[in-house]
The prediction has a mean pLDDT of 81. A computed fold for a 1499-nucleotide RNA from Chloroflexi bacterium HGW-Chloroflexi-1, annotated as small-subunit ribosomal RNA. The organism belongs to Chloroflexota, within Bacteria. It matches the Rfam family "Bacterial small subunit ribosomal RNA".
RNA sequence: AAAUUCUACGGAGAGUUUGAUCCUGGCUCAGGAUGAACGCUGGCGGCGUGCUUAACACAUGCAAGUCGAACGGACCUUGUCUUUCGGGAUCGGGUUAGUGGCAGACGGGUGCGUAACACGUAGGUGACCUGCCCUGGAGUGGGGAACAACUAUUCUAACGAAUAGCUAAUACCGCAUAGGCUCGGUGGUUCAUUUCAUCGAGUAAAGUUGCCUUCGGGCAGCGCUUCAGGAUGGGCCUGCGGCGGAUUAGGUAGUUGGUGGGGUAAUGGCCUACCAAGCCGAUGAUCCGUAGGGGGCGUGAGAGCGUGGCCCCCCACACUGGCACUGAGAUACGGGCCAGACUCCUACGGGAGGCAGCAGUGAGGAAAAUUGCACAAUGGGCGCAAGCCUGAUGCAGCAACGCCGCGUGAGGGACGAAGGCCUUCGGGUUGUAAACCUCUUUUCUGAGGGAAGAGACAAGGACGGUACCUCAGGAAUAAGUCUCGGCUAACUACGUGCCAGCAGCCGCGGUAAAACGUAGGAGGCGAGCGUUAUCCGGAUUUACUGGGCGUAAAGCGCGCGUAGGCGGUUCCGUAAGUUGGACGUGAAAGCUCCUGGCUUAACUGGGAGAGGCCGUUCGAUACUGCGGGGCUUGAGGUUGGGAGAGGGGUGUGGAAUUCCCGGUGUAGUGGUGGAAUGCGUAGAUAUCGGGAGGAACACCUGUGGCGAAAGCGGCACCCUGGCCCACACCUGACGCUGAAGUGCGAAAGCGUGGGGAGCAAACAGGAUUAGAUACCCUGGUAGUCCACGCUGUAAACGAUGUCAACCAGGUGUCGGUGGUUUUACGCUAUCGGCGCCGUAGCUAACGCGUUAAGUUGACCGCCUGGGGACUACGGCCGCAAGGCUAAAACUCAAAGGAAUUGACGGGGGCCCGCACAAGCAGCGGAGCGUGUGGUUUAAUUCGAUGCAACACGAAGAACCUUACCUGGGUUUGACAUGGUCGUAGUAGUGAACCGAAAGGGGAACGAGCCUUCGGGCAGCGAUCACAGGUGCUGCAUGGCUGUCGUCAGCUCGUGUCGUGAGAUGUUGGGUUAAGUCCCGCAACGAGCGCAACCCCUGUUGCCAGUUACAUGUGUCUGGCGAGACUGCCGGUAUCAAGCCGGAGGAAGGUGGGGAUGACGUCAAGUCAGCAUGGCCUUUAUAUCCAGGGCUACACACACGCUACAAUGGUCGGUACAAUGCGUUGCCAAGCCGCGAGGCGGAGCUAAUCGCACCAAAACCGGCCUCAGUUCGGAUUGGAGGCUGCAACCCGCCUCCAUGAAGUCGGAGUUGCUAGUAAACGCCGGUCAGCCAUACGGCGUUGAAUACGUUCCCGGGCCUUGUACACACCGCCCGUCACGUCAUGGGAGCUGGUAACACCUGAAGUCGGUGCGCUAACCGUAAGGAGGCAACUGCCGAAGGUGGGACUGGUGACUGGGACGAAGUCGUAGGGCGAAAGCUGUUGCGACUCUCACUGGUAA
Repeated sequence: AAAUUCUACGGAGAGUUUGAUCCUGGCUCAGGAUGAACGCUGGCGGCGUGCUUAACACAUGCAAGUCGAACGGACCUUGUCUUUCGGGAUCGGGUUAGUGGCAGACGGGUGCGUAACACGUAGGUGACCUGCCCUGGAGUGGGGAACAACUAUUCUAACGAAUAGCUAAUACCGCAUAGGCUCGGUGGUUCAUUUCAUCGAGUAAAGUUGCCUUCGGGCAGCGCUUCAGGAUGGGCCUGCGGCGGAUUAGGUAGUUGGUGGGGUAAUGGCCUACCAAGCCGAUGAUCCGUAGGGGGCGUGAGAGCGUGGCCCCCCACACUGGCACUGAGAUACGGGCCAGACUCCUACGGGAGGCAGCAGUGAGGAAAAUUGCACAAUGGGCGCAAGCCUGAUGCAGCAACGCCGCGUGAGGGACGAAGGCCUUCGGGUUGUAAACCUCUUUUCUGAGGGAAGAGACAAGGACGGUACCUCAGGAAUAAGUCUCGGCUAACUACGUGCCAGCAGCCGCGGUAAAACGUAGGAGGCGAGCGUUAUCCGGAUUUACUGGGCGUAAAGCGCGCGUAGGCGGUUCCGUAAGUUGGACGUGAAAGCUCCUGGCUUAACUGGGAGAGGCCGUUCGAUACUGCGGGGCUUGAGGUUGGGAGAGGGGUGUGGAAUUCCCGGUGUAGUGGUGGAAUGCGUAGAUAUCGGGAGGAACACCUGUGGCGAAAGCGGCACCCUGGCCCACACCUGACGCUGAAGUGCGAAAGCGUGGGGAGCAAACAGGAUUAGAUACCCUGGUAGUCCACGCUGUAAACGAUGUCAACCAGGUGUCGGUGGUUUUACGCUAUCGGCGCCGUAGCUAACGCGUUAAGUUGACCGCCUGGGGACUACGGCCGCAAGGCUAAAACUCAAAGGAAUUGACGGGGGCCCGCACAAGCAGCGGAGCGUGUGGUUUAAUUCGAUGCAACACGAAGAACCUUACCUGGGUUUGACAUGGUCGUAGUAGUGAACCGAAAGGGGAACGAGCCUUCGGGCAGCGAUCACAGGUGCUGCAUGGCUGUCGUCAGCUCGUGUCGUGAGAUGUUGGGUUAAGUCCCGCAACGAGCGCAACCCCUGUUGCCAGUUACAUGUGUCUGGCGAGACUGCCGGUAUCAAGCCGGAGGAAGGUGGGGAUGACGUCAAGUCAGCAUGGCCUUUAUAUCCAGGGCUACACACACGCUACAAUGGUCGGUACAAUGCGUUGCCAAGCCGCGAGGCGGAGCUAAUCGCACCAAAACCGGCCUCAGUUCGGAUUGGAGGCUGCAACCCGCCUCCAUGAAGUCGGAGUUGCUAGUAAACGCCGGUCAGCCAUACGGCGUUGAAUACGUUCCCGGGCCUUGUACACACCGCCCGUCACGUCAUGGGAGCUGGUAACACCUGAAGUCGGUGCGCUAACCGUAAGGAGGCAACUGCCGAAGGUGGGACUGGUGACUGGGACGAAGUCGUAGGGCGAAAGCUGUUGCGACUCUCACUGGUAA
């Protein structure tokens, strides 16, 4: 000098429930910390720290001694004297066992015990002590007797001991003295044991050293005795504070108090005798569990929460338990005695020991150091001192265990080297990084110097030749670890293929993994980095600060009421709470601020501050409390009215069911979806009359009334509770809530006794069903009813505790009262109930909203993730059933609330579709064709598999195709590109011969392009790159396609609403084929879809017309136009959209048909059409060839054809189309053949010619006459034709013959609404031919039916429920079976703990006795006093016995529970509980929808 004041500071979240959202709620993460441990790694220094486990056991050494100035000896010795030369005496010095003194009660260690005055804090002690130290007063006189050492003897293995004898003292004992002190008496004083005065009695001591000396002694130092005071240190007492369990609720006999006595330094049941019966406890006693306490430390914004290692204070302990002795102080860590366990020694007789001191050892454990140096410093003990001792301490060693600091180089350096990795092959990255150049030397190595720490002087340094300084050398000696899916900073490649593995949570991995492993790269931190464990934080997730309870967890089923909590208004007093000031205290360290010292920091010195629910004292008095006096508004009372299924009891009434009796009457009745069981000819049901009995009370009846709730309903009477209103008066806070406690408490159930009509668990029968222990039916017992007693639970709900106050309204209803008016109907005001709607506000939302879930106050109850678990154990209650109270292990990352969008519903409403219905024709039965499954096979290639695979890819498998099989060949290849080399009768054609062919072979023939004339291109051969793959993955893909569906939907922008997901628009009223249009509307617009635009067709005008027809307009072909728009009329409608009818018109409301397919769904289909990523293959999974197969055949299915016949077949005759196709083709005329076909050759590149005359059904005639036929044509035999290299497997066609099944098709199922169905033929593509009955087109003939939307299927819109969201092909429950885990019960078995009762009872204190022994004192003596030993009494540790209590471990068997990709049986649940039962109808209550009614609003 500063620290002062004011202001300021300080508090972060994320992931995970869902398709998405908001909320609730748990789990997890990011931060900080540690006496840590583990993994990998490791250069230096400073400062700290280092057995958290076994208070387990310990070898060895050390950790408490010192004093010769207390004492006598012993030994060594310097001098001096003496000597009998052995020695002796004496003055000193040194060492010292013993006696004696002081210290061993400190220092050091540990945390077992302890829930306690142990600790902390504040006090008290008039109830006390205090060695050494300080101050003051007074003394220190004179005697005595011993015992060690020592000597002798003895015992003993040892440890040790005994006997006898000698001796000193500051050791011990008397005596004297007594200011003082102690005790007693007396008198004052005091509340008191204080204090004053006085009298009496009692009570001390030790010397030693130095100096001086007149040798008597003196002085000084250190001691000793006594008293007083102080200081220090303690003892005891008290208020307050700090822990878990009530599944511990009662505990206590010295217990609580008193009196007398004892004991202690001292109070006190501390102990004892007697007396009394108290004392503690819900403000938690007692018991059990756990634990040393504090300053502090960690964390946190704080409040808190956790913790108590190092350092400091206190306590407790010292192998375990008990006990005293000594002493100022101990019930004594390195003292004693006893008991016990353990270890060691032993001569077996007996002894020794206690590291929770420092080192160290073993053991335990994840886990922790040297058997170091020094007393130099600081401190302690002893001593006058020198000094000695000191594992306290100071230092060093070990350990990254922590904090702090430093370094591993700095600057320059691009062709961005090489290498690595990636790559889109261009490049990128590692990366200025390296190399290389220049520089520096902290650190390192070597050398030299070298401290402080040490005082007034001298000496003294373990650390230590250390810190530090200087010089020299040389970039030299020095970098790792974790991570890279999100949280969370950091990305690629390869490998792997639900494997190996990762993981804190969510979760990754099943062939393209940023999540595993490796590599490259990157990010973080850095001599460290990660992991594990623990604590705080985040977590407002126990909420004091700072939460909740209608539906998420959470209001007791409802009252009464004790304690407690809280309490109207006014005045006075008091001052406990409250508040202000002052004083005291809150140790130091730590923390904060300021400021110093180590180079800095860590570390550390100094100063200041902060810190208490503390104490004392003086004030204040608003509020609360306390005491007192008033008040009336809270509460209560009196009076007069009022309503009511309020409760209890006793009577009584009618309807109905059932039963009984009688009458009438006859065959059924009853019951159901339909039936049956049942009842009935012995007379039912039905009907009439009479009677019996029990239970319940229709209509009135009402979101009406009453009650605390449960609950209460015919009528009358009796008893009785509560409530409301009006007016006046009275009491004077008497109130509210309510833990315990107590009462009431539906139904079922239980006990005893009644009663019993109907109904009806159980039970029986009948049905249903796969089963049906159910739903339905017929019966039927408990029970339901009454009385008395028990039970005590319900979704006991408004899922909403009670009380009070305040905060907009509207409307209805119930019970009163007042006003107004002419009574009434009303109107209006007010009090008290019961409802609805709604403002503000609240809420996660739904919703609540004066009857709050709003705003406040008082009190109680309850909650803290899901499951385990409304459970187990224990306790209480109950006759039982069971109820109340109520965990844990283990397990999951969710469980949940509200709302949203979808999807779904054997939910609802509206609507559509050949969806049903009405019809027509079929399929399913037969034969055949084709496809598929299956089977077979060497192969029967592959794909497609509900609708939406199955005459599908395939618009055409004899070879080819062809992908498959067998066999035979080739290997740069059947095909492409490029490089290098070679080749010259090269490319190309290719005879003979071999071969199944491919192929081999090679006679013979024999070119081309460009040229700068060198050569080049093309070809062939060799080789290298590569080709090739119908190999895999359609779940890596593109493209294309199917389907819902030609269904009417799907979305967006802006705005608005909602916290949000989302909603609105798009819903509503109409209308339409249509989200088509109109109207309305917080929406206004827009897009993709619909419609329209396009094509064909129907009518018509104009133009043109070849190879068309025809010759009369015209037909036909092509082009361009017109026409149809609800335009017109009438009706209807909101006079909107539109609908109905009509006119005109070829056509009328989309005229008919086609093309056209929204957002999307199905991981739909296709890697084999094509393309394509990745993987696989490369003398084979490539490629060529021959043959075979794709055509198989017990079967099953799908799509078709032909039929079963007379509406037909057959024969003969007569008619009428359109679309198309044709030169490798269509093929005419004519001739041949029964025919398929052949010969033939005209025409046609097509409005010209041909397929193709005459299409077929149809029509006109003849025959057939109901049958397996003149139906039907399969199958088979024979004979032919055609295509083709080739018809065996395996083609088509013709003729002759043969002549199968089949007589209209079960369950079921398909198509079609008009030029449609049905029937009939014709053409085309593919194609040499064709297995085409398929597919695509064309025309000809040409119907029936639709009441309608209940039902089946599919779809659209609105709405509703939902535990579904992979979306109902969803979710999901329980038994059983298997595995694993924890847990309850369990005959028992076995430990531990603390008490209790009894027995035995060590050491020891205290008491008794005094037979034994005995130095000091008394006594002449005898003896005595006193002491010791011994014996004995009380207490007493340990031990023993016993019955219980509490608590562990274990246990055959057993109970449930949890978990576990693909087990069994069913299908419980998607609203809910109670009771009983094997099962569950039943019953009670609730929710939703629809309808009706009522109310509101509008018209």